[in-house]
Context: one part of a larger RNA
RNA sequence: GACGAACGCUGGCGGCGUGCUUAACACAUGCAAGUCGAACGGUGAACCGGGCUUCGGCCCGGGGAUCAGUGGCGAACGGGUGCGUAACACGUGGGCAACCUGCCCCAGACUCUGGGAUAACUCCGGGAAACCGGGGCUAAUACCGGAUACUCCGAUCGAACCGCAUGGCUCGAUCGGGAAAGCUCCGACGGUCUGGGAUGGGCCCGCGGCCUAUCAGCUCGUUGGUGGGGUAACGGCCUACCAAGGCGACGACGGGUAGCUGGUCUGAGAGGACGACCAGCCACACUGGAACUGAGAUACGGUCCAGACUCCUACGGGAGGCAGCAGUGGGGAAUCUCGCACAAUGGGCGAAAGCCUGAUGCAGCGACGCCGCGUGGGGGACGAAUGCCUUCGGGUUGUAAACCCCUUUCGGCAGGGAAGAAGCGCAAGUGACGGUACCUGCAGAAGAAGCUCCGGCUAACUACGUGCCAGCAGCCGCGGUAAGACGUAGGGAGCGAGCGUUGUCC
Numbered sequence: 001g002a003c004g005a006a007c008g009c010u011g012g013c014g015g016c017g018u019g020c021u022u023a024a025c026a027c028a029u030g031c032a033a034g035u036c037g038a039a040c041g042g043u044g045a046a047c048c049g050g051g052c053u054u055c056g057g058c059c060c061g062g063g064g065a066u067c068a069g070u071g072g073c074g075a076a077c078g079g080g081u082g083c084g085u086a087a088c089a090c091g092u093g094g095g096c097a098a099c100c101u102g103c104c105c106c107a108g109a110c111u112c113u114g115g116g117a118u119a120a121c122u123c124c125g126g127g128a129a130a131c132c133g134g135g136g137c138u139a140a141u142a143c144c145g146g147a148u149a150c151u152c153c154g155a156u157c158g159a160a161c162c163g164c165a166u167g168g169c170u171c172g173a174u175c176g177g178g179a180a181a182g183c184u185c186c187g188a189c190g191g192u193c194u195g196g197g198a199u200g201g202g203c204c205c206g207c208g209g210c211c212u213a214u215c216a217g218c219u220c221g222u223u224g225g226u227g228g229g230g231u232a233a234c235g236g237c238c239u240a241c242c243a244a245g246g247c248g249a250c251g252a253c254g255g256g257u258a259g260c261u262g263g264u265c266u267g268a269g270a271g272g273a274c275g276a277c278c279a280g281c282c283a284c285a286c287u288g289g290a291a292c293u294g295a296g297a298u299a300c301g302g303u304c305c306a307g308a309c310u311c312c313u314a315c316g317g318g319a320g321g322c323a324g325c326a327g328u329g330g331g332g333a334a335u336c337u338c339g340c341a342c343a344a345u346g347g348g349c350g351a352a353a354g355c356c357u358g359a360u361g362c363a364g365c366g367a368c369g370c371c372g373c374g375u376g377g378g379g380g381a382c383g384a385a386u387g388c389c390u391u392c393g394g395g396u397u398g399u400a401a402a403c404c405c406c407u408u409u410c411g412g413c414a415g416g417g418a419a420g421a422a423g424c425g426c427a428a429g430u431g432a433c434g435g436u437a438c439c440u441g442c443a444g445a446a447g448a449a450g451c452u453c454c455g456g457c458u459a460a461c462u463a464c465g466u467g468c469c470a471g472c473a474g475c476c477g478c479g480g481u482a483a484g485a486c487g488u489a490g491g492g493a494g495c496g497a498g499c500g501u502u503g504u505c506c
Stems, first nucleotide, its partner, number of pairs: 001505003005502005012373006018366002020331001025329003029326003034073003039070002042067001047062006080284003090208007099201002104197008112146004121136006152177008161168002182189001210256003217247003222244008259281004263274004286307005309320004337363001339362003345359001346357004376406004387396003410447001412442005420433001423430002450495005455476003461490005471478002
């Protein structure tokens, strides 16, 4: 000098930041991912029209609120944490002639024709529940055939060109294979194939960044090859066989510690230390394992299995996972509200209106930090009083107070009162923050100062008490009867809504 700090004393206001560093300990409660009726079949409220009525209402048609279901997209983003990891995890620079990419953009072509089911619903049954089973009916942009498809994929053959190797690319021929979905308010929105783009990812490599040799040898899928499998893709990734290799004092292997980086702190720099907030990447989601779905999965708020724990139970069986936002217990020196709003920005769905969004925007709490402001200004003595000291003359507190004149920041009260709104909506209208910021007026010095230190280092001295006691102390050291070093008082020094102490780094 710095801090995500803590502790002691003290504490007026505002702005901007920031706040579980410990138990990746356990979690009550609420919320944090839905949306689309312009994909589909049902359910059918209000309301409208017609008919009937015993004036209670009933029937038919329209209408579509609502609800669960089928289907689509999203749920792989956003948010959290730092356990693990010394590794191509990260950073940086390259490579992929070894790869994928939903939604989006560009271009070309197409969107023909059939079929069988199944939820919902209904009937029956089982169960305490979670939920499950059976019979029957039905729709689709759900599912499955057929047709067509030069460019797509596979096989065979031929030719030209190119590359750092494997090889790539282009053209032609033959054979084989592969598509589609509708809805509609007629404006649209969609669907399929192919090529390209953009974006996002996957894989590989060079180099770089901890400690330890009181770890010196390590290795059998190990190192390489061949055949096969697997993947979007290369590969010992996996498998069978064959060979016997591969790594290591330029530190292998083992042990310890640790997420990495942009950066942050310090320092003249070189360097050292650190990696909270913000941003990028990685890893993880009760512990361990596994796959499914999907363009995409460590799948936090998905599935299955095992385990520990907690809860419900009719004892047969079930339910759960805050390292999301708040909040609770526990641990700890220590770290906040079970807040408001989707108005803005962004995200998901939707043609849109809109719905959802603890992302986000705001507010609350904490002097935790930085910055700014205030606690008044001017005058005022041959120097009041009190306190303290005294050589008893006086000195000091001290222009300090009183007193006179003045101001009104901040706070208080009152009146006015935003921008942020672009957009959306036919229009009316639409701001959480917030009656906030800001402006104006009013009253009155009125409501607002402490903390540490005063032996030297180091700025600031006397008195009394104590008597190696009580105590102080960062180092040197003070205290045993006149202590500037302990305690108190007066005075003084330093900083100031803070001041000290402790811890850590430079």
This is a predicted structure of a 506-nucleotide part of an RNA (small-subunit ribosomal RNA, 5' domain) from an uncultured Actinomycetales bacterium.
The coordinates come from a structure-prediction model, not an experiment, and the mean pLDDT is 85.